[in-house]
Context: one part of a larger RNA
RNA sequence: GAUUGAACGCUGGCGGCAGGCCUAACACAUGCAAGUCGAGCGGAAACGAUCCUAGCUUGCUAGGAGGCGUCGAGCGGCGGACGGGUGAGUAAUGCAUAGGAAUCUGCCCGGUAGUGGGGGAUAACUUGAGGAAACUCAAGCUAAUACCGCAUACGCCCUACGGGGGAAAGCAGGGGCUCUUCGGACCUUGCGCUAUCGGAUGAGCUUAUGUCGGAUUAGCUGGUUGGUGAGGUAACGGCUCACCAAGGCGACGAUCCGUAGCUGGUCUGAGAGGAUGAUCAGCCACAUCGGGACUGAGACACGGCCCGAACUCCUACGGGAGGCAGCAGUGGGGAAUAUUGGACAAUGGGGGCAACCCUGAUCCAGCCAUGCCGCGUGUGUGAAGAAGGCCCUCGGGUUGUAAAGCACUUUCAGCGAGGAAGAAUGCUUGUCGGUUAAUACCCGGCAAGGGAGACAUCACUCGCAGAAGAAGCACCGGCUAACUCCGUGCCAGCAGCCGCGGUAAUACGGAGGGUGCGAGCGUUAAUC
Numbered sequence: 001g002a003u004u005g006a007a008c009g010c011u012g013g014c015g016g017c018a019g020g021c022c023u024a025a026c027a028c029a030u031g032c033a034a035g036u037c038g039a040g041c042g043g044a045a046a047c048g049a050u051c052c053u054a055g056c057u058u059g060c061u062a063g064g065a066g067g068c069g070u071c072g073a074g075c076g077g078c079g080g081a082c083g084g085g086u087g088a089g090u091a092a093u094g095c096a097u098a099g100g101a102a103u104c105u106g107c108c109c110g111g112u113a114g115u116g117g118g119g120g121a122u123a124a125c126u127u128g129a130g131g132a133a134a135c136u137c138a139a140g141c142u143a144a145u146a147c148c149g150c151a152u153a154c155g156c157c158c159u160a161c162g163g164g165g166g167a168a169a170g171c172a173g174g175g176g177c178u179c180u181u182c183g184g185a186c187c188u189u190g191c192g193c194u195a196u197c198g199g200a201u202g203a204g205c206u207u208a209u210g211u212c213g214g215a216u217u218a219g220c221u222g223g224u225u226g227g228u229g230a231g232g233u234a235a236c237g238g239c240u241c242a243c244c245a246a247g248g249c250g251a252c253g254a255u256c257c258g259u260a261g262c263u264g265g266u267c268u269g270a271g272a273g274g275a276u277g278a279u280c281a282g283c284c285a286c287a288u289c290g291g292g293a294c295u296g297a298g299a300c301a302c303g304g305c306c307c308g309a310a311c312u313c314c315u316a317c318g319g320g321a322g323g324c325a326g327c328a329g330u331g332g333g334g335a336a337u338a339u340u341g342g343a344c345a346a347u348g349g350g351g352g353c354a355a356c357c358c359u360g361a362u363c364c365a366g367c368c369a370u371g372c373c374g375c376g377u378g379u380g381u382g383a384a385g386a387a388g389g390c391c392c393u394c395g396g397g398u399u400g401u402a403a404a405g406c407a408c409u410u411u412c413a414g415c416g417a418g419g420a421a422g423a424a425u426g427c428u429u430g431u432c433g434g435u436u437a438a439u440a441c442c443c444g445g446c447a448a449g450g451g452a453g454a455c456a457u458c459a460c461u462c463g464c465a466g467a468a469g470a471a472g473c474a475c476c477g478g479c480u481a482a483c484u485c486c487g488u489g490c491c492a493g494c495a496g497c498c499g500c501g502g503u504a505a506u507a508c509g510g511a512g513g514g515u516g517c518g519a520g521c522g523u524u525a526a527u528c
Base pairs, nucleotide, nucleotide: 001528002527003526004525006524007523008522009521010520013375014374015373016372017371018370019368020367021333026331027330028329030328031327032326035078036077037076040075041074043071044070047069048068050065051064052063053062054061055060056059085286086285087284094211095210096209097208098207099206100205103203104202108199109198110197111196112195113194114193115192116150118148119147125140126139127138128137129136130135156165157164158163170191171190172189173188174187175186178185179184212258213257214256219249220248221247224246225245226244227243228242229241230240231239261283262282263281264280265276266275267274268273288309289308290307291306292305311322312321313320314319339365341364342363343362347361348359349358350357351356378408379407380406381405388399389398390397391396412469414464415463416462417461418460422455427449428448429447430446431445432444433443434442472517473516474515475514476513477498478497479496483512484511485510486509487508493500494499
C1' cells in the first nucleotide's frame, strides 16, 4: 500500500447493489417449513345449495334425502431419497483431473407385443373389552388401480439344449347403427397398467496422479497378502466363509500423533509464489450421541421406524412423549452478526386429466454505514478586508470572500398528482388442423374477450414551497502533507520505530491556525 463475513471509539443526510453467529455440531418455549389425488376405493364426520316433513317469531330451528357442490377420518397411488441447513467427523471408503468395466436406474423419450378370465381377505364402520393417557385387543360386515392363483408369452429369464419358468388394472369423456336383464355390452378418444429392447438422466464400483505438519512417531499387518471353491451383492472384489500357501506395506516416510471438509474460486503480488476456502456453484459427510435394519427405482432416511445412552416434559407411578446443524424467535457463550414480517404475482419443485392445492425453496419487504458505488449538504457576487477569536516587534498580521449583504437555483429529503415493465399461461367464444364411423369428446395452432401483482404509499415523470432539513474524524518532531501561544515541569502524560517531558516542549493537555480524508474517519485484529 492493498484486502476483510470484521469488532471498538467519535460522528452520521439520501439512494442502488451486495453481505450479515467466524464463538457453544450448546439447550430450546411458540408458530410455520410436505403434501396431494374423489378421474383408484368403500363411504359421509363437517360446511353449502336444493327438495321433503314438523314447529312457529315467515325466515329461523329441528329432522330426513350421498341425489348435488364438496369432503374429516380410512384403504390405495405418487411424493416425503428433491428442495433447505450445518461442517462435527474425515489426511482418504473424501476431493480435483484423466481414464476403465463387472452394474442398477421411478418419472421422461423412441420401438415391439399385450391388457383375457377368476378367487380369498382387510381397514373404515358397528358392537364389546382394557388403559390416567399414548393407544390397544376381540367378534361381525364391506370395496378397490390393495392382495393371490389360472390362461396367454413376440421379445425376456434358467438350461444338462431335451426342455422348463414368468405379467397386467382399471378409470374418465363422447357416441350413430346393432343387442339389452335398461345396469350396460359395443365403438372410439384420453389417462393409466404389464413384458421387453434402446436412449436420456441419475447413481454405485474401479485405476493412475496430485492433495497440511511432526522421525523428540521406525517398524506396521492375521482376513492380514494371494490362490481354489462356495455364499452374498444391482455389480467386480477377503465383501463374507471353508481349505491351502506365507505373504503384503515401509526412509520415494509405512504405522502412530496433531490439525483440517475438498474444489471452482477469493485476497495479495509485476510474476513466481504466499495466504485462504464467508456469500455463489460442484462434490462429500452429518442430522441430540451410538448401533440397526424395514419400505422403496433410489435411504440404511433432518421434520420415518426399532434398540441402547444422556437430557427435557407428562403421569392416576403401571407407563408414555420429544429432538430447530429448516424459517423466524428465546436463553447461553461471545468483541460481534438481523423480523416470532408479506406473497405464492414471477421462477422452480411435489401431487392432480385439469381447475387447483401445498411450497419459511423462491420472490419481496423490515433491521444494520458491514462493504462497494453514486448523489447531496448550495451557486454567483460581495473589502468597510466588519465584529469576534488568535498572534504581535503594537506598526500590524491571520481567520478571510470566509461571514453579513445582494442576485439566483431546488438535485436529494418533504407534500400532492400522474404512472409503466415484471403477465406468459390457464378460462370463455370463434375458426383451422389432427384423431375418429362421427360435424361428439379430446389434443394442437391462430384470433377475440373478460380477468389474475406480494413488492407497491414502488421505479419513473410532473407540480409546490423555501437555502430551506443534511459534516465530521484523525493528524501537524523525523519517517510523513501540515506551526504558533498558553498550561505543565522526568510530574501529568505521549509513543508504530527513533524517541519526547527535569521552567522558554512545533513531540504531553488546551486554544488559534494548518494538513489529509470525507458520510465517514481513526484504532485494534488478520493476510499478502
Record summary
A computed fold for a 528-nucleotide part of an RNA from Halomonas elongata, annotated as small-subunit ribosomal RNA, 5' domain. The organism belongs to Halomonas, within Bacteria.